[in-house]
RNA sequence: CUCCCGAAAUGGCAAACCACUCGCGAGGGUGGGACGCAAAGCCAGAGGUCCCCCGCGGACGGCUCAGCUACCGAA
Numbered sequence: 001c002u003c004c005c006g007a008a009a010u011g012g013c014a015a016a017c018c019a020c021u022c023g024c025g026a027g028g029g030u031g032g033g034a035c036g037c038a039a040a041g042c043c044a045g046a047g048g049u050c051c052c053c054c055g056c057g058g059a060c061g062g063c064u065c066a067g068c069u070a071c072c073g074a075a
Stems, first nucleotide, its partner, number of pairs: 005073002012037002017032006035062001041068002045065003048060004
């Protein structure tokens, strides 16, 4: 130094719920709020779940896998 890994510190994200708002809906956005997270960062390829006006449709991804990228440094 790199990989695996995850003690500490700094910093980060933000479930449920609430308010406003958009959407037929699954759900999304903003603010509040913290159950958790070492990729709970990105992507949306495979599987999965869900929605509808059922189609060359859509939503989630904080469910698993794949791909890409990344802070810190004890054992």
Predicted 3D model of a 75-nucleotide RNA (c-di-GMP-I riboswitch aptamer) from an uncultured Myxococcales bacterium.
The sequence was found by an Rfam model in a public genome assembly.
Model confidence (mean pLDDT): 84 of 100.